Context: one part of a larger RNA
RNA sequence: CUGGGCGUAAAGGGCGCGUAGGCGGAUAAGUUAGUCAGGAGUGAAAUCCCGAGGCUCAACCUCGGAACUGCUUUUGAAACGGCUUGUCUUGAGUGUAACAGGGGACAGUGGAAUACCCAGUGUAGAGGUGAAAUUCGUAGAUAUUGGGUAGAACACCGGAGGCGAAGGCGACUGUCUGGGUUACAACUGACGCUGAGGCGCGAAAGCGUGGGGAUCAAACAGGAUUAGAUACCCUGGUAGUCCACGCUGUAAACGAUGAAUGCUAGGGGUUAGGGUUUAAAGCCUUAGUCCCGCCGCUAACGCAUUAAGCAUUCCGCCUGGGGAGUACGGUCGCAAGAUUAAAACUC
Numbered sequence: 001c002u003g004g005g006c007g008u009a010a011a012g013g014g015c016g017c018g019u020a021g022g023c024g025g026a027u028a029a030g031u032u033a034g035u036c037a038g039g040a041g042u043g044a045a046a047u048c049c050c051g052a053g054g055c056u057c058a059a060c061c062u063c064g065g066a067a068c069u070g071c072u073u074u075u076g077a078a079a080c081g082g083c084u085u086g087u088c089u090u091g092a093g094u095g096u097a098a099c100a101g102g103g104g105a106c107a108g109u110g111g112a113a114u115a116c117c118c119a120g121u122g123u124a125g126a127g128g129u130g131a132a133a134u135u136c137g138u139a140g141a142u143a144u145u146g147g148g149u150a151g152a153a154c155a156c157c158g159g160a161g162g163c164g165a166a167g168g169c170g171a172c173u174g175u176c177u178g179g180g181u182u183a184c185a186a187c188u189g190a191c192g193c194u195g196a197g198g199c200g201c202g203a204a205a206g207c208g209u210g211g212g213g214a215u216c217a218a219a220c221a222g223g224a225u226u227a228g229a230u231a232c233c234c235u236g237g238u239a240g241u242c243c244a245c246g247c248u249g250u251a252a253a254c255g256a257u258g259a260a261u262g263c264u265a266g267g268g269g270u271u272a273g274g275g276u277u278u279a280a281a282g283c284c285u286u287a288g289u290c291c292c293g294c295c296g297c298u299a300a301c302g303c304a305u306u307a308a309g310c311a312u313u314c315c316g317c318c319u320g321g322g323g324a325g326u327a328c329g330g331u332c333g334c335a336a337g338a339u340u341a342a343a344a345c346u347c
Base pairs, nucleotide, nucleotide: 003319004318005317006316007301008300012315014201015200016199017198021194022193023192025088026087027086028085029084030083031082032081034080035077036076037075038074039073040072041071042070049065050064051063052062053061054060091191092188093187094186095184096183097182098181099180103177104176105175106174107173108172109171110154114150115149116148117147118146119145120144121143125136126135162169163168206247207246208245209244210243211242216240220236221235222234223233258314259313260312261311262310263309266292267291268290269289270288271287272286273285274284275283276282296303297302320347321346322345329340330339331338332337
């Protein structure tokens, strides 16, 4: 390489949009550099294979046959594939009428809690722990009442629930805006699927500039614990946590399960719709989501119409452990680093 694989053994790209490419619905006609059939030429000899023969056998040698899976040319076929032309509606999209939603962006508003400040009441403790101490407090703390300021997060509802491509999204109101589902079957008529490169989005932490700073809290300081304690516990506490703009581009970015399409027993729950009617805990149906369970699959665990079953198309990836996701080089980045990615050696 071929092959075999990728939920957990090595292996699905973090997620989308999409270029080239690959693949592609039904039907009719035409055509044909793919395809198929026949003929001709060539495919040196030796070698390989088969059958004989010669050296006492064998290796070796000689003869005959087959083969040389290929290329060129010519005649024909038209099912499949390609191309051209026409038609179709089931794939895809549009339209109309409804529906649900923490989908996104911006602006405004609210209450509880927390911290601080001011004032009142009030007096000796309060905090904290396994027990303590550091700490706060007679310069009046803790507690309690009234007022004010600030920032951050939105209890209950809340759910196996919803939305989003993923990351993710949860107080309320408004404005702008993306996607989805159902019903109808009016319109277009294959306009589709996937997608190397490319472009975009991408938790947390981190970085740059400028704000903000209540809480929590790396680092740090102190108190404990301990043989020690650079920890676990406690008291403090700075970056950060928040906002705007820019960068970074990684995660157990997980369903550890790529995307799309079709097919293959059922049962139960739930979300958003539709149809029907004996108006019921009924029946039928579409889209999502969760549990159980046949066939089948799997090394087993388990998966099982949301497949890890049966098939097709396209992409990504794996090929013993360590060395190593490292070195070197390239690209990107302000940096941190990211990405691409070996070998010696060793078991």
Small-subunit ribosomal RNA, central domain from an uncultured bacterium, 347 nucleotides, folded computationally. It matches the Rfam family "Bacterial small subunit ribosomal RNA". The coordinates come from a structure-prediction model, not an experiment, and the mean pLDDT is 89.